[in-house]
Context: one part of a larger RNA
RNA sequence: GGGCGAACGCUAGCGGCGCGCCUAACCCAUGCAAGUCGAGCGGGAAAGGGUUUCGGCCCUUACCGCGGCAGACGAGUGAGUAACACGUGAGUAACCUGUCCCCGGGUCUGGGAUAACUACCCGAAAGGGUAGCUAAUACCGGAUAAAGUCACCGGACGCAAGUUCGGUGAUGAAAGGGGGCCUUAUAAAGCUCCUGCCUGGGGAGAGGCUCGCGGCCCAUCAGCUAGUUGGUGGGGUAACGGCCCACCAAGGCGACGACGGGUAGCCGGCCUGAGAGGGUGGUCGGCCACGCGGGCACUGAGACACGGGCCCGACUCCUACGGGAGGCAGCAGGGGGGAAUCUUGGGCAAUGGGCGAAAGCCUGACCCAGCGACGCCGCGUGGGGGAAGAAGGCCUUCGGGUCGUAAACCCCUGUUCUGGAGGAAGAACCCAGGAUAGUGAAUAACUAUCCUGGCUGACGGUACUCCAGGAGAAAGCCACGGCUAACUGCGUGCCAGCAGCCGCGGUAAUACGCAGGUGGCGAGCGUUGCCC
Numbered sequence: 001g002g003g004c005g006a007a008c009g010c011u012a013g014c015g016g017c018g019c020g021c022c023u024a025a026c027c028c029a030u031g032c033a034a035g036u037c038g039a040g041c042g043g044g045a046a047a048g049g050g051u052u053u054c055g056g057c058c059c060u061u062a063c064c065g066c067g068g069c070a071g072a073c074g075a076g077u078g079a080g081u082a083a084c085a086c087g088u089g090a091g092u093a094a095c096c097u098g099u100c101c102c103c104g105g106g107u108c109u110g111g112g113a114u115a116a117c118u119a120c121c122c123g124a125a126a127g128g129g130u131a132g133c134u135a136a137u138a139c140c141g142g143a144u145a146a147a148g149u150c151a152c153c154g155g156a157c158g159c160a161a162g163u164u165c166g167g168u169g170a171u172g173a174a175a176g177g178g179g180g181c182c183u184u185a186u187a188a189a190g191c192u193c194c195u196g197c198c199u200g201g202g203g204a205g206a207g208g209c210u211c212g213c214g215g216c217c218c219a220u221c222a223g224c225u226a227g228u229u230g231g232u233g234g235g236g237u238a239a240c241g242g243c244c245c246a247c248c249a250a251g252g253c254g255a256c257g258a259c260g261g262g263u264a265g266c267c268g269g270c271c272u273g274a275g276a277g278g279g280u281g282g283u284c285g286g287c288c289a290c291g292c293g294g295g296c297a298c299u300g301a302g303a304c305a306c307g308g309g310c311c312c313g314a315c316u317c318c319u320a321c322g323g324g325a326g327g328c329a330g331c332a333g334g335g336g337g338g339a340a341u342c343u344u345g346g347g348c349a350a351u352g353g354g355c356g357a358a359a360g361c362c363u364g365a366c367c368c369a370g371c372g373a374c375g376c377c378g379c380g381u382g383g384g385g386g387a388a389g390a391a392g393g394c395c396u397u398c399g400g401g402u403c404g405u406a407a408a409c410c411c412c413u414g415u416u417c418u419g420g421a422g423g424a425a426g427a428a429c430c431c432a433g434g435a436u437a438g439u440g441a442a443u444a445a446c447u448a449u450c451c452u453g454g455c456u457g458a459c460g461g462u463a464c465u466c467c468a469g470g471a472g473a474a475a476g477c478c479a480c481g482g483c484u485a486a487c488u489g490c491g492u493g494c495c496a497g498c499a500g501c502c503g504c505g506g507u508a509a510u511a512c513g514c515a516g517g518u519g520g521c522g523a524g525c526g527u528u529g530c531c532c
Base pairs, nucleotide, nucleotide: 001532002531003530004529006528007527008526009525010524013379014378015377016376017375018374019372020371021337026335027334028333030332031331032330035069036068037067040066041065042064043063047060048059049058050057051056076290077289078288086214087213088212089211090210091209092208095207097205100203101202102201103200104199105198106197107196108142109141110140111139117132118131119130120129121128122127148171149170150169151168152167153166154165155164156163157162176195177194178193179192180191181190216262217261218260223253224252225251228250229249230248231247232246233245234244235243265287266286267285268284269280270279271278272277292313293312294311295310296309315326316325317324318323343369345368346367347366351365352363353362354361355360382412383411384410385409392403393402394401395400416473418468419467420466421465422464426459430454431453432452433451434450435449436448437447438446476521477520478519479518480517481502482501483500487516488515489514490513491512497504498503
C1' cells in the first nucleotide's frame, strides 16, 4: 500500500447491486418447508340437482382407503475425513440405469384375497384385536417366446481368459384407461384416435468400480502388519476384488518417510504480488461427507434414506403410572455461547421441480419485500454575484494579521424531501371460437401450426415521467515532533497524560489537555484483529 462474511468508537441524507452465526455439528416453543393422480379402483355424510309408485332411486362432490409416480431431487451444514475424499488424465472384455428419444415384437386365459366400510371388543392416549362384505393398472396361476438369459455343439478372432456368429435344448412376460363414430338404446360387439402395460435392441443423460499423477505439519512418531500379503475353491454384489469364508503358502509396507500424532472437507476460484511465490476456500458453481450419538437393514431404477423404519444410548415432553411421543446442520423465530451476524413478512406473477392427458394442485427451491453504512458503486447537502474585507473568535511587534467571498444581502436552479397527476417492462402460457394440414370410413374425435377474442403481476401505484412548493431540513471523523501533508496561544509542570517506532512531559511543551488555525479523507472517518 492492498484486502476482509468483520468487530469497536464517533458520526450519518438518498438510491442501486451484493452480503449478513466465522463462536455451541449446543438445546429448541409455534407455524410452514412434499406431495399429487377420479383419464387405475372400491366406498361416500351433509348439501345441491334430477326423478318418484313418496319406501326410495340416480348424478355431482368434501372426505376415507387400496393402487401408481414422486418422497434418493430440491434445501441445510462442515462435525468427521490426509482418503482414490478432491483435482486432473485414463480404464471397465468387470458394471447398473426409473422417467425421456428412436426401432422391432407382444398385450391371450383363469383364480383367490384384502383395506376402506359394517358389527363387537381392548386402551387415558398412542394405537390395536376378532368376525363379516368388496374392487382394481394391487396379488397369484396357466398359455405363447422372434429377441433376451443359461447350457451344449460347431465356426471366426485371441497366447490365454474370453469375445463374436450359427445351430439345438431349457428358461421366462403383460393391464388396462379415456374420447369419438356406429347400433332402437345408457350398453356389449365393431371401427378409429389418444394414452398406458410386457419384452428386446440402440441412444441420451446419470451413476458404480479401478488405475497413473498432484496438493498440510511433526522423525522430540522408525520400524509397521494376522485377513495381514498371495494362491486355490466358494459365497456375495449390478460389477472386479481378502469384500466375506474354508484350506494352503509366508508373505506385504518402510528414510522416495511406512506406522503413529496434530491439523484440515477438496476444487473452480478469491486476496496479495512485477513475477515466481505466499495466504485462503465466506457468498456463487462442481464433487464429497453428515442429518441428536452409534449400529442395522427394508422398499426401490436409485438410499442404508434430514422432515421413512428397527435396535441401543444421552436428552426433552405427555401419562389415568399400565404405557407412549420427539429430533430446525430446511424457512422464519426463541434460549444459550459470543466482540459479532436479520423478519415467527408477501407471492407462486416469473424461473425451476413433483404429480396429472389437461385444467390445475403442491413447492420457506425461487422471485420479492423488511432489518443492518457490512461492502462496492452512484447522487446530494446548492449555483452565480457579493468588502482592500461587517460582527464575533483567535493571534499580535498593538500598526495589524487571520478565519474570509466565508457570512449577511441580491439573482438563479430544483436532486433527496412534501403535495398532485400519469404510469410500465417483467406475460408466455392457458381458455373459447375459427382456418389449414396430418391421422381416420368420417364434415366426429385427436394432434400440429396460424388467426381472432378473453384471462393471469407478489413486487406495487414500484421504477419512470410531468406539475406545484421552497435554499428552506441534510457533515462529519482523524491528524498536525520526525517517519508524514498540516502551527500558534493558553493550561499543566517526570504530575495529569501521549505513544506504531524513535521517543515526549521535571515552568516559555508545534509530541499532554483545551482553543484558534491548518492538513487529509468524506456519509463516512478512525481503531483493533487477520492475510499478502

Predicted 3D model of a 532-nucleotide part of an RNA (small-subunit ribosomal RNA, 5' domain) from an uncultured Thermodesulfobacteriota bacterium. The coordinates come from a structure-prediction model, not an experiment, and the mean pLDDT is 85.